Description: This is a predicted structure of a 1472-nucleotide RNA (small-subunit ribosomal RNA) from an uncultured bacterium. The prediction has a mean pLDDT of 86.
[in-house]
RNA sequence: AGAGUUUGAUCCUGGCUCAGAGUGAACUAUAGCGGCGGGCCUAACACAUGCAAGUCGAGCGCUCACUUCGGUGAGAGCGGCGAACGGGUGAGUAACACGUAGGUAAUCUACCCUCUGGUGGGGAAUAACCCGGGGAAACCCGGACUAAUACCGCAUAUGGUCUACGGAUCAAAGCCUUCGGGCGCCAGUGGAUGAGCCUGCGGCCCAUUACCUUGUAGGUGGGGUAACGGCCCACCUAGGGAGCGAUGGGUAGCUGGUCUGAGAGGAUGAUCAGCCACACUGGGACUGAGACACGGCCCAGACUCCUACGGGAGGCAGCAGUGGGGAAUAUUGCGCAAUGGGCGAAAGCCUGACGCAGCCACGCCGCGUGUGUGAUGAAGGCCUUCGGGUCGUAAAGCACUGUUUGGAGGGAAGAAGUUCUGACGGUACCUCCCAAGAAAGCACCGGCUAACUCCGUGCCAGCAGCCGCGGUAAUACGGAGGGUGCGAGCGUUGCUCGGAAUCACUGGGCGUAAAGCGUACGCAGGCGGCUCGUUAAGUCGGGUGUGAAAGCCCGGAGCUCAACUCCGGAAUUGCGCCCGAUACUGGCGGGCUUGAGUACGGGAGAGGGAUAGCGGAAUUCCUGGUGUAGAGGUGAAAUUCGUAGAUAUCAGGAGGAACACCAGUGGCGAAAGCGGCUCUCUGGGCCUUAACUGACGCUGAGAGGCGAAAGCGUGGGGAGCGAACGGGAUUAGAUACCCCGGUAGUCCACGCUGUAAACGAUGGAUACUAGGUGUAGCGGGUAUUGACCCCUGCUGUGCCGGAGUUAACGCGAUAAGUAUCCCGCCUGGGGACUACGGCCGCAAGGCUAAAACUCAAAGGAAUUGACGGGGGCCCGCACAAGCAGCGGAGCGUGUGGUUUAAUUCGAAGAUACGCGAAGAACCUUACCUGGGUUUGACAUGUAGGUAGUAGAGAAGCGAAAGCGGAUCGACCCUUCGGGGAGCCUAUGCAGGUGUUGCAUGGCUGUCGUCAGCUCGUGUCGUGAGAUGUUGGGUUAAGUCCCGCAACGAGCGCAACCCUCGUCGUUAGUUAUAUGUGUCUAGCGAGACAGCCGGUAUCACGCCGGAGGAAGGUGGGGAUGACGUCAAGUCAGCAUGACCUUUAUAUCCAGGGCGACACACACGCUACAAUGGUCGGCACAAUGGGCAGCCACACCGCGAGGUGGAGCAAAUCCUGAGAGCCGAUCUCAGUUCGGAUAGCAGUCUGCAACCCGACUGCUUGAAGGUGGAGUUGCUAGUAACCGCGCGUCAGCCAUAGUGCGGUGAAUACUGUUCCCGGGCCUUGUGCACACCGCCCGUCACGUCAUGGGAGCUGGUAACGCCUAAAGAGGGUGCCCGAACCGAAAGGGAGGAGCUUUUUAGGGUGGGACUGGUGACUGGGACGAAGUCGUAACAAGGUAGCUGUAGCGGAAGCUGCGGAUUGAUGCACCUCCU
Repeated sequence: AGAGUUUGAUCCUGGCUCAGAGUGAACUAUAGCGGCGGGCCUAACACAUGCAAGUCGAGCGCUCACUUCGGUGAGAGCGGCGAACGGGUGAGUAACACGUAGGUAAUCUACCCUCUGGUGGGGAAUAACCCGGGGAAACCCGGACUAAUACCGCAUAUGGUCUACGGAUCAAAGCCUUCGGGCGCCAGUGGAUGAGCCUGCGGCCCAUUACCUUGUAGGUGGGGUAACGGCCCACCUAGGGAGCGAUGGGUAGCUGGUCUGAGAGGAUGAUCAGCCACACUGGGACUGAGACACGGCCCAGACUCCUACGGGAGGCAGCAGUGGGGAAUAUUGCGCAAUGGGCGAAAGCCUGACGCAGCCACGCCGCGUGUGUGAUGAAGGCCUUCGGGUCGUAAAGCACUGUUUGGAGGGAAGAAGUUCUGACGGUACCUCCCAAGAAAGCACCGGCUAACUCCGUGCCAGCAGCCGCGGUAAUACGGAGGGUGCGAGCGUUGCUCGGAAUCACUGGGCGUAAAGCGUACGCAGGCGGCUCGUUAAGUCGGGUGUGAAAGCCCGGAGCUCAACUCCGGAAUUGCGCCCGAUACUGGCGGGCUUGAGUACGGGAGAGGGAUAGCGGAAUUCCUGGUGUAGAGGUGAAAUUCGUAGAUAUCAGGAGGAACACCAGUGGCGAAAGCGGCUCUCUGGGCCUUAACUGACGCUGAGAGGCGAAAGCGUGGGGAGCGAACGGGAUUAGAUACCCCGGUAGUCCACGCUGUAAACGAUGGAUACUAGGUGUAGCGGGUAUUGACCCCUGCUGUGCCGGAGUUAACGCGAUAAGUAUCCCGCCUGGGGACUACGGCCGCAAGGCUAAAACUCAAAGGAAUUGACGGGGGCCCGCACAAGCAGCGGAGCGUGUGGUUUAAUUCGAAGAUACGCGAAGAACCUUACCUGGGUUUGACAUGUAGGUAGUAGAGAAGCGAAAGCGGAUCGACCCUUCGGGGAGCCUAUGCAGGUGUUGCAUGGCUGUCGUCAGCUCGUGUCGUGAGAUGUUGGGUUAAGUCCCGCAACGAGCGCAACCCUCGUCGUUAGUUAUAUGUGUCUAGCGAGACAGCCGGUAUCACGCCGGAGGAAGGUGGGGAUGACGUCAAGUCAGCAUGACCUUUAUAUCCAGGGCGACACACACGCUACAAUGGUCGGCACAAUGGGCAGCCACACCGCGAGGUGGAGCAAAUCCUGAGAGCCGAUCUCAGUUCGGAUAGCAGUCUGCAACCCGACUGCUUGAAGGUGGAGUUGCUAGUAACCGCGCGUCAGCCAUAGUGCGGUGAAUACUGUUCCCGGGCCUUGUGCACACCGCCCGUCACGUCAUGGGAGCUGGUAACGCCUAAAGAGGGUGCCCGAACCGAAAGGGAGGAGCUUUUUAGGGUGGGACUGGUGACUGGGACGAAGUCGUAACAAGGUAGCUGUAGCGGAAGCUGCGGAUUGAUGCACCUCCU
C1' cells in the first nucleotide's frame, strides 16, 4: 500500500466482498508447565443457608459467674461515637446528570489542626431490675424503684446571632491518674476536608414531533431552607420559550480512558479511577454535622414465609451459594499476617473492604516437548513418463544434555514496631537423583492468498467470504499422499474501527452515470467596492492558573527475561485570567465614485392587459341557379353520401375558429409563452451623454406570486378537428395502426388545479482568460450629392475553433476553463415519482416521503463485431431474358415412419436422404434365433511340461462349427550336453464395429476460389482500439494508380504446374504399300495491353481497330488465406478415459439388413409424328484385358453354347447411337407407353425360396406434358445421343466417374425485387451476437409488507371520585414531671378531631405505540406453465413524456411537449 467482482474487450461511475487490528466473548476437535491479569454483557428475575457494622466498663446503674477478696470476666439495658464510609449495580436519567472553566458578599461542614475564653450552682425524670397482666408468636400494657458524659431551668457572656441601634438573646459534664497530668465538655476564631446552590461552554437520533407554556414569565409582600430562587403562597402585570430546533417521541448512566485510524475522525464506556443515580415497586418523613438512609422507620402495592386464623415476618444490584434465563461467566475456601476503615486512653474487638488460595487456555507474556551424528537414501505410504521421484537425516542406530514434569533434602524476603506477630506456604528459590524417558495440534492448498497430485463421486452427495465449483478425466465436493501457515494453541461465529476519498473539515460530486427547485420576486440568514480615523470582539504573540491519579509516549529501575510493577519526564492539541500586536475580518465615525440606482436624449420589438372595432382567404351549413350519375375513400376495399338530384359549378347568406405569403439557428419576455390590422393603458431591455444619489449591492431557507397541455365547477359558444363510442376494413385474433361517422373537449367569462423530456436534461451573481465568421438593435470614424462598401464600440443571438477542461462524448468569452459568494440537490439497483402520517385540492390528484424483503449488480461514454422489414456502392445463373426439367404416372434407389426375433450402425436445413456403400444370395455382417469354445480366431513375456512332436487327417455323431481319432508324418542351429521353432498346462494378458467425435489425432464438408485475414516499426487514443486496410479512380481480384501519418512485410489474389488450341523442331514401337501429311511422345516458339486511334489525373486503366491459331485471366484442371459451424467421422485408421472378461470376446448354421397402410428426396422410362417400327448406309473418343479380353466358324429366335486364332497389347479383342436414305403407322390410350403377371429358358455361383441379371412367347397397368411451388445452365455450354471404366463370381448400375457425337436460345449499354456475398456508413437495450433481447396480465409455490369489521396489550398525560402514611394549618372538650405562680391556675407541648397536599386505587374520553384478524392490495423470488409482442433496428404505427378516456394483458387513442428519432417513399406478416 491494495485486491476480486458489471463488459466480447475498454475507460469511468457505483455498490458488494476480501486481506489488517481488536474483543469481559461463545462454539468444534485438541491441550505440557509457569507468571501476571480477567471472569452474569442475558432476568434491576426470584432467593434456602452462613457471613458482610460494630465498639466503648477510663460515661451510668443493674444482674450473673469466678475470686488469692485486691479484683477479673460475662450479659441485657441507659448513654456516646460509628452505622450517610467501605462494598454492589446501571434500572431510571437527554438533565447543570456529567466534563471543563468560573461564581457563592447566597451557604453548611461531626471527627482533625490553630487560636481565644469558659467549665458556677441547682432541679425533675426514665430504661434496666421487681410486681401484675395480655398474646400462638412478634411483641405489648399497667404499677412501683434507680443512675449518668441522658434531660431541664438559673447564673455568667471575652464572644456569637438578631437589631427598629434603644436593645434582645445564647453555654457547659464529667472520667481516669503513677497526682506531674491526661482524656473530655461549652461558646467562638481561622484552617483543612467534605458537601449544597448558581453560571458560560461541550457531548445521541427523529421535523413523517412545529408550535410549547397558567406557577407559566416577571414584579411586590410573605412563608420556607444551611443558603439564592415561583422552592411555596397571596396579589399585580401578560408575559416566557422556539427553525442557532422549543415541545413531543425513541435510545442512553457521564467522564478519565479503551479499540481502531497516517491523521482528522469513527466506535465504545468491562476490569482500574472520578462523578451521578438506585437498593423488591411507589410515596413519606424521623434521627443526625451529614440521609429522605442497600443490611433504619412509617404507609400503600406485588410476591414469599410463619400462624393457635386473632395476627405477624421478609427484601443478596454486599461475599460465597441456589433455582431460572442464556451461546455464556468461578469456591456456600483461608486469614485479619500486610494495606485501609469503625470504636476504644490502651490492650483489643469488628471488618466477604482487603490480602491470599481454588476453578476456567478467557487474554497477554515466558519456557518446553530434545541436541549432535547418522545413506542401504531401509521398510512402508503416495505418485510415476515405469527410468524413477517423494515423505527424507526424517526414522532406526550411536553419542550427549537435563529446561519442564516426578522423587528427596534445604528454604526465604514480604515485619512496619531491637521483643512478639505470616493466611499465602514448606510456596518462590537452591542442591541432588531418575530417565529421551511423560508433553502437538489446528486450519488451509481454484483466484483474491503462501501451498498439488492421485482416487472416489457424476448438477448427486456436497462446498462457498466474493467471483463461483459439481452434469465421467473436479488442483474448488469426500478421502489419501504431499505441501503452506500458525503453534498450546488453531479455526469458526458475533461485534467494532480500518481499507471506504462509500457523508468527502482534512478529502467527493450534480450536461449524458444518482444529483440544478418550472420560474422570477423577496423577509430572515450568509457574503460584500475604494479611502481615513478609532476600537480591539474575531485573529496573532508572551506570561500565568487549571487540565486528578492511573493509562499512552520517552528515560531509568525491580521481579533470571518478558508480561507485570515502580520512579522521573513529556504530553494532555482544552478552558480561565493578565499583558501586548493591529495587517486582515468585525463594530463605530468621516469621506469617495468605479458597483447599484436616478435623470436628459434616441431607437427596436409576435413583451403584457383591458375594451372596442375592422379585414380578407379557407372549411362547413343554409337558400337559389346550372347540371346528371355518380361521389367519397383506400395498398385494395367497404361502411358513408347521392335520382327526395349528391359530387362539380355560379350567386347570395349564416356562423365559429384560426390568421397563408412576409417568416429568418429573426425579435420580445423571468419562465410558461407571444404572430392579421387599428385605438387606448402598461412592464422590461438597449444605445448615447456623464448631470444627480453615494455601496443604496449579490444570493436567498421558509412564505407569497406567475406557471403549457390535459382535467374540474358555473354560465355561454360550437365552423373545423376530435379522446370515448358506433360502423367498415385488415388480421389467427385486432378492444390498434387505415377508412366513414362522432360526444366531451378544443373557443369565451369567472373560479380551481400546479403538473411536463416545465430541457441548454447545464441555479444565480461578479471578475479574468487566443481568435475566425454570420446575424439583430443602437452608436462612432473615414468617404460620398446621397444610399452602400470599408474600419470600429456596446448589447443580444448562432456556427467553427485555441489554451484549458472532461471517463469519454464534448464544452470552449452565451464555458462544462480559471476563481470568489449564496442557494438547491445526490450517496448501489429493485421495492418506490410507493405505503403510512401530515399539508393542499370539489374531484382527479399534488407536495413531503420510508421500511421489511430482494439482487451483484443497476448504470455512463466510447471500441470491435454481429444484426436491421436503415442508407450508399458493387458482385454472383441471384433475379430478369431464355432452354431443358422436377413437383402429377409407373418403376429404380435412398430416407422417414410403421412392422419385426432382427429389420445392425452412422449421416439430419443449406452442408443428411443413387450419402459411408467403387457391388448385402453365403461371405461381407457389425443385427436376430439356435448350437459350440474360454489363454481364447490373433500378439507377446515368464515358468513348467511334451518326443511319433508340429502338421495332415479316414470312419462315426452333427445343420455346421465342433467332438472324434484309424492312418500318414516333419524342420533350423549345435561344442552333441543341448538350444530354437511347434504343441500342452499355468500365469501375466489377448479380444471388443461396447460408450464418449462434447477428451482427441488425422481426414473431410460448408461459407468460398468469396477477396479477404494479419504482422513489424511509427503515429494517434488514459484505454479497448484506430491508422496502415479509409478516400478518388480502376479491376475478376486488398488488381493496379493517385492521394494520405504512415512506411514496409506476411498468408491469400495473380503467376509459376498439368491439359486443350497454332506453329517450329527432335524421335518413330505402332498406324500408313511408300513420300508428304496425319498420328504418338518430347523439346521449343507464341500473347505482353506489345502496335494504331480515342478516352483518362494524360496515372492505372477502359473502348475500338489491325495483325494473329489464339486478345485483354484464350478454354479447362490442380491449387481452398485467418477463421466459422463443440459441423461430420471412436464404424476406415490411430488414440486418452470408462465399461466388459465362460462374455459386450470368438466360431458356426439359418434368418435379417430386400418387410409395407404411408410420406419425402434423387433418378430412369414415358405420355408420342422434331415420333414409333422395319430395312439399308455412315462417322468417334476415353479406356479395359491372362483364373482376362476374345476375332472367326458352327449351333440356338435369343440370352447363350461348342470349337478356337490373336493379344500382357498405338500391334490382338470392342456392333457406336442420335444422323442420313427409304418404307410403314395417321392422332387412337394407338404399331405410343412399357409396368404387372403367366409360361419356357440362359448364365454366374457350393447355393438364385426368402433375394440375381439376362432371353423368348404371352399379358399390356398408370400415363394425353403435370397445382402451389421448385432445379440446372451464358458456348462447344444447355439439351439430345450413345461408348468406356472402377467395384465385381454374378448383379439388382436407371447410380458414380470418364469419353466423344449432334449442337442451340437468351442476357435490356438491366439491377426494382428474391437469395448469398464484399466494402463504406448509421442505429442498437444484441455479444450463445435477431433462431438475439425482452414487456405485462393470468395460473402455481414461497417470503416479507400495506389496508381491514374488529379483538387484545403497553406507555405517558388529562378530567372527576376516593385517599394511606407523613407534613403544613386549624382546634371547644381531653392529657399535660422540670418553667411561671403561695395556690387556683397559666404557658410551651401532646393525643384526638378537622382541613390542605398526595402515593396508590376507581372511572371517563382521547393520544402514541405493539401483537393479532375473515378478507383484500400490490411487491419480491422461483427450471423448461398460459396468452399475446409493447420496447431495443425506421423493432415493422419512431419511441418517450404530463394529462384524460378506454381495453384480457402488454397497451391504444386524444391534446400539448422535448429529441435522448432512423431515413428521400411501402396493407398485414407471430414465436425460438